[in-house]
Context: one part of a larger RNA
RNA sequence: GAACGCUGGCGGCAGGCCUAACACAUGCAAGUCGAGCGAGAUCUUCGGAUCUAGCGGCGGACGGGUUAGUAACGCGUGGGAACGUACCCAAAGGUAGGGAAUAGCCACUGGAAACGGUGAGUAAUACCCUAUGUGCCCUUCGGGGGAAAGAUUUAUCGCCUUUGGAUCGGCCCGCGUUAGAUUAGAUAGUUGGUGGGGUAACGGCCUACCAAGUCUACGAUCUAUAGCUGGUUUUAGAGGAUGAUCAGCAACACUGGGACUGAGACACGGCCCAGACUCCUACGGGAGGCAGCAGUGGGGAAUCUUGGACAAUGGGGGCAACCCUGAUCCAGCCAUGCCGCGUGAGUGAUGAAGGCCUUAGGGUCGUAAAGCUCUUUCGCCUGUGAAGAUAAUGACUGUAGCAGGUAAAGAAACCCCGGCUAACUCCGUGCCAGCAGCCGCGGUAAUACGGAGGGGGUUAGCGUUGUUC
Numbered sequence: 001g002a003a004c005g006c007u008g009g010c011g012g013c014a015g016g017c018c019u020a021a022c023a024c025a026u027g028c029a030a031g032u033c034g035a036g037c038g039a040g041a042u043c044u045u046c047g048g049a050u051c052u053a054g055c056g057g058c059g060g061a062c063g064g065g066u067u068a069g070u071a072a073c074g075c076g077u078g079g080g081a082a083c084g085u086a087c088c089c090a091a092a093g094g095u096a097g098g099g100a101a102u103a104g105c106c107a108c109u110g111g112a113a114a115c116g117g118u119g120a121g122u123a124a125u126a127c128c129c130u131a132u133g134u135g136c137c138c139u140u141c142g143g144g145g146g147a148a149a150g151a152u153u154u155a156u157c158g159c160c161u162u163u164g165g166a167u168c169g170g171c172c173c174g175c176g177u178u179a180g181a182u183u184a185g186a187u188a189g190u191u192g193g194u195g196g197g198g199u200a201a202c203g204g205c206c207u208a209c210c211a212a213g214u215c216u217a218c219g220a221u222c223u224a225u226a227g228c229u230g231g232u233u234u235u236a237g238a239g240g241a242u243g244a245u246c247a248g249c250a251a252c253a254c255u256g257g258g259a260c261u262g263a264g265a266c267a268c269g270g271c272c273c274a275g276a277c278u279c280c281u282a283c284g285g286g287a288g289g290c291a292g293c294a295g296u297g298g299g300g301a302a303u304c305u306u307g308g309a310c311a312a313u314g315g316g317g318g319c320a321a322c323c324c325u326g327a328u329c330c331a332g333c334c335a336u337g338c339c340g341c342g343u344g345a346g347u348g349a350u351g352a353a354g355g356c357c358u359u360a361g362g363g364u365c366g367u368a369a370a371g372c373u374c375u376u377u378c379g380c381c382u383g384u385g386a387a388g389a390u391a392a393u394g395a396c397u398g399u400a401g402c403a404g405g406u407a408a409a410g411a412a413a414c415c416c417c418g419g420c421u422a423a424c425u426c427c428g429u430g431c432c433a434g435c436a437g438c439c440g441c442g443g444u445a446a447u448a449c450g451g452a453g454g455g456g457g458u459u460a461g462c463g464u465u466g467u468u469c
Stems, first nucleotide, its partner, number of pairs: 002465005009341006015334002017299001022297003026294003031058003036055002039052005065252003074177007083169002088165008096130004106119005136145003150157002178224003185215003190212008227249004231242004254275005277288004305331001307330003313327001314325004344374004354365004378410001379406006388396001413458005418439003424453005434441002
């Protein structure tokens, strides 16, 4: 964050699975670079252009979702020292010489598929060696170790080392952070030391040995519940309740475990193992993970479109052009909320007809209606038509706005009327049928039930239920 009943004209702004962290069909949600590399294909005006499977680079650690777990340095706040930081900024210096492979491709071949195997041969900003090394690291102060990559349209873009910065992060500490004692003792890597290992870094983080400590009635341990905060709500405040949307932090990604790569992960749309479930199978074996955006089934009182666009803002890649972007911006649905507007205005008494009441005279609905004179907000129709965008580029959208036309024309309901509590009579019923938040009403004149007339309240809403103060 509501739901249900009756009703429903328009617009703006917001909000929209609180339940099953239940299971998911389908589509999309993370790519990009040919100005790193060889190869292939298509077109060709033979100048070249385009495309991309593979190797390689950067990014898939951001952005988006959810709140299961967590009572914890998780969060909030204030400090600290023993650390890292790709891209970015500033400064100093360098960019030399060589080498061996491998994918793609080709040949052969296994398999139903997923996916492979063998052989030949090839490139690089992929990999390796040597050199140099101001500075850098280690050091027993003798010394030892350690780098690079080129591309190009000749404008540039890169690469390596070091120092400083910025940003982001890891770590430690003080204080604060739900309930239960019908939970009183808990703890062996447990508490501390020494040596060693490990880490970016301190540390029982790990290990060997030694000591026997450490926490606890100021509530340890255990159990239950719970993401935390800025805030939100209520209130004069204090306090209480709460943690939807938005923002910050944390945790999680079918369940459990693990590492790899990397500056950064123990990684939602990466990998491996185990498990449950679903699917394919030629039975040998394989594939999958919506707590991304839509959407489906289920659960539920209950919560939306399998929409448009990258135009803007931002992000990734790229020299750029540009590509990608269910982030985002918009549109659709819903009175779910808040705000605004309308459903006409003036005049009109024989107080018409009609309804209701009546003491039968009248009273009331009531200037209400009709009639007459006007207006046209909103809606509808026609025309025009922005800003958001900058030289170009607008999904929204022919939208907002403006002008003209149209006819009072298309637009009122819901609850209540015994007291609390604003608002009263008649008829029906007869402790029945029923009402009810509390008190209570109804057994023959019921302002309390049901209907009618009248009245009161709110109004595109009204009432009920739930919840909080």